About this RNA: Large-subunit ribosomal RNA, domain VI from a Candidatus Cloacimonadota bacterium, 278 nucleotides, folded computationally. NCBI's taxonomy places the organism under Bacteria, Pseudomonadati, Candidatus Cloacimonadota. Its Rfam family is "Bacterial large subunit ribosomal RNA". Model confidence (mean pLDDT): 86 of 100.

Context: one part of a larger RNA
RNA sequence: CGUAGGAGAUUUGAGGAGAGCUGUCCUUAGUACGAGAGGACCAGGAUGGACAAACCUCUGGUGAACCAGUUGUUCUGCCAAGGGCAUCGCUGGGUAGCUAUGUUUGGACGGGAUAACCGCUGAAAGCAUCUAAGUGGGAAGCCCACUCCAAGAUAAGAUCUCCCUCUCUGUAUGGCAACAUACAGGGACUAAAGGUCACUUCGAGAUUAGAAGUUUGAUAGGCUGCAGGUGUAAGCUCCGUAAGGAGUUCAGCCGAGCAGUACUAAUCGACCGUGAGA
Numbered sequence: 001c002g003u004a005g006g007a008g009a010u011u012u013g014a015g016g017a018g019a020g021c022u023g024u025c026c027u028u029a030g031u032a033c034g035a036g037a038g039g040a041c042c043a044g045g046a047u048g049g050a051c052a053a054a055c056c057u058c059u060g061g062u063g064a065a066c067c068a069g070u071u072g073u074u075c076u077g078c079c080a081a082g083g084g085c086a087u088c089g090c091u092g093g094g095u096a097g098c099u100a101u102g103u104u105u106g107g108a109c110g111g112g113a114u115a116a117c118c119g120c121u122g123a124a125a126g127c128a129u130c131u132a133a134g135u136g137g138g139a140a141g142c143c144c145a146c147u148c149c150a151a152g153a154u155a156a157g158a159u160c161u162c163c164c165u166c167u168c169u170g171u172a173u174g175g176c177a178a179c180a181u182a183c184a185g186g187g188a189c190u191a192a193a194g195g196u197c198a199c200u201u202c203g204a205g206a207u208u209a210g211a212a213g214u215u216u217g218a219u220a221g222g223c224u225g226c227a228g229g230u231g232u233a234a235g236c237u238c239c240g241u242a243a244g245g246a247g248u249u250c251a252g253c254c255g256a257g258c259a260g261u262a263c264u265a266a267u268c269g270a271c272c273g274u275g276a277g278a
Base pairs, nucleotide, nucleotide: 001152005163006162007161008160009159010158011157015149016148017147018146021049022048023047024046025045026044027043033038051106052105053104054103055102059100060099061098062097066093067092068091069090070089071086072085073084074083075082076081110144111143112142117137118136119135120134164277165188166187167186168185169184170183171182172181173180174179189275194272195271196270197269198214199213200212201211202210219265220264221263222261223260224259225258226257228254229253230252235248236247237246238245239244
């Protein structure tokens, strides 16, 4: 820009993309078959490999803003307690998120038309012949079926809902007239539905886009509670000459998680989009 008014939702599916793999074991059954050795079709079940997708409950990884331990040095006057630096100083753990080696799921079932091939009926050609007329079966392959995209599918689809003006003049048509309709022009008013900007953000994200909100509010921060992590803080008391230990204390601290709560910030606002649609 188009999809002959504008807008918000929900969709149909022309067409396209993806997927499509396979082993072993058990039962049937040591049956059919076979002198024996051996050993099935059909049908049913179990369990794997590789591949793919989604996810983080479990098992782990990461987790330089969480917790603890610890070395050297420096600073806070000293003790104690802490801060800085030393690869995040080193070490042991670890929430959310992300993640695989972890978990779950998938290939299916079924239908249609067929290939090679196997048939039925059957002439030409009194026989025969699956073929000439007619009519069946038949594959991991083809078309559906499964998952995803999809109306710029310019043949531009469908459904639902929402929104948008008064007046004057002239002409034409209909009418006895009032008036109605259409077209052209003037005046006045209006700015809808909806959207965008702005602002608080994240399940989204390079930017865009998408999504949740903007006081009629839980969008982010703060605070409170919980979950979860670390592992029992500081201070004080007691025991020990002391290093140290015990109690208070499953304490103290705590990033992203889950709730609650307007305390703080989402202020005031601006713009686009018109008036019933060739």